This is a predicted structure of a 369-nucleotide RNA (Bacterial RNase P class A) from a Candidatus Latescibacterota bacterium. Taxonomically the source falls in Candidatus Latescibacterota (Bacteria, Pseudomonadati). The RNAcentral record of the sequence draws on ENA. It is recorded under the gene name rnpB. Rfam family: Bacterial RNase P class A. Rfam links the family to the GO terms tRNA processing, dimeric ribonuclease P complex and ribonuclease P activity. It is annotated as a ribozyme. Rfam describes the family as follows. Ribonuclease P (RNase P) is a ubiquitous endoribonuclease, found in archaea, bacteria and eukarya as well as chloroplasts and mitochondria.
[in-house]
């Protein structure tokens, strides 16, 4: 100097003018409104994917069904998150990735190609025998070919040719030993080697899980129309009651007034000061995640939803022009651009999006001393 890896911080600044939400104070015909002061988005506020707080409902216990998770130890309120470690895979390396239990319980699947994709299988080749010289029968998985995957791998012996047929090493299974809290690792002995792969296919095993969500839930409560109760002077209407009719009596309904109750519109709380809260520490414990201690702080809040816009200067990037310079480059003018995105009950995570700037640690390559 170039190429990279991991982690962290920020994510435009200053000034002026106009404007918005909330809170407090003051003025005001204490309604409208005006003035002053304070405060006012994010690292992801996003996706709503996990885990919780909180609220209501349900609930003796257990099981089934369904779902999630799936190496070990730790952290945490909890988690599918985080930290540390083990194992496997990738990269020269810093480092990155992995649902990483079971296929020697059962069922199922394995496209195309290939002889054969699993109670099976001989296409080419090789070897033996026969032959009518076209081929036929048998042996063989060492070689070729197909495929994502072909019946443990390499080497030697052995054989007609071959083959765990035999042997050595590696791999695999079993057994006990040592180290480690553990996942696991190390060395040893035994077994000639057991019918491949897929469980984010059904399934099996282990652990965990009641449901719904702030439109939760609680309180106040209008008009209108229903519901319940009471009052109802006089006259009158409709229907019932007594055998068909009429009259009288009586009961009910409707109309009027009062009271009660439920629900709706609307308003208030939940909800925004006190929390699994934030910041700082040369503090303490721990490899770390994290925990503890001390000090300081109070930190947006609506209900169609405020947090904005304009101008000037500066900053950064790019382009054009001009000047300086051998050149790298520097200076000036002008123009364009400066992301992703917007709180809605609140936290802890994950994932996704993002113009650009800066910092720390580390790796590889080249050059120079």
């Nucleotide at each position: 100097g170039g190429a990279g890896u991991g982690g962290g911080u920020c994510g435009g600044g200053c000034g002026a003018a106009c404007g918005c939400g909330c809170c407090g104070c003051c003025g005001g015909c204490u309604u409208a409104c005006g003035g002053c002061g304070g405060u006012g988005a994010g690292g992801a506020a996003a996706g709503u994917c996990c885990g919780a707080g909180c609220u209501c409902c349900a609930c003796a216990g257990g099981a089934c069904a369904g779902g999630a998770u799936g190496c070990u130890g730790g952290g945490u309120a909890a988690c599918a998150c985080c930290c540390a470690g083990g194992g496997g895979g990738g990269g020269c390396g810093a480092c990155c990735c992995c649902a990483c239990a079971g296929a020697g319980a059962g069922u199922g699947c394995c496209a195309c190609a290939g002889a054969a994709a699993a109670c099976a299988c001989a296409c080419c080749g090789c070897c033996c025998g026969g032959u009518a010289c076209g081929c036929c029968g048998g042996g063989u998985a060492a070689g070729g070919g197909u495929g994502a995957a072909a019946u443990g791998g390499u080497g030697a012996g052995g054989u007609a040719a071959g083959a765990g047929c035999u042997c050595a090493c590696c791999g695999c299974g079993c057994c006990g030993g040592c180290g480690g809290c553990g996942a696991c690792g190390c060395a040893g002995g035994c077994g000639g080697c057991a019918c491949g792969g897929c469980a984010a296919a059904c399934c099996u095993c282990a652990u965990c899980c009641g449901g719904a969500g702030c439109a939760a839930g609680g309180c106040c409560a209008a008009a209108u129309a229903g519901g319940g109760g009471g009052a109802g002077a006089g006259a009158g209407g409709u229907g019932g009651u007594c055998c068909g009719c009429c009259u009288c009596g009586u009961c009910a309904c409707g109309a009027u007034c009062c009271c009660c109750g439920g629900g709706u519109a609307g308003g208030c709380c939940g909800c925004a000061c006190c929390g699994a809260g934030g910041c700082a520490g040369u503090c303490g414990g721990g490899u770390a995640a994290c925990c503890g201690c001390u000090g300081c702080c109070c930190c947006a809040g609506a209900c169609a939803a405020a947090u904005g816009c304009u101008c000037g200067c500066c900053c950064c990037a790019c382009g054009u022009c001009g000047g300086g310079u051998c050149g790298g480059c520097c200076c000036g003018a002008c123009g364009u651009g400066g992301a992703c995105a917007g709180a809605a009950c609140u936290c802890g995570g994950c994932u996704u999006a993002c113009a650009g700037a800066c910092c720390c640690a580390c790796u590889c390559c080249g050059c120079u001393c």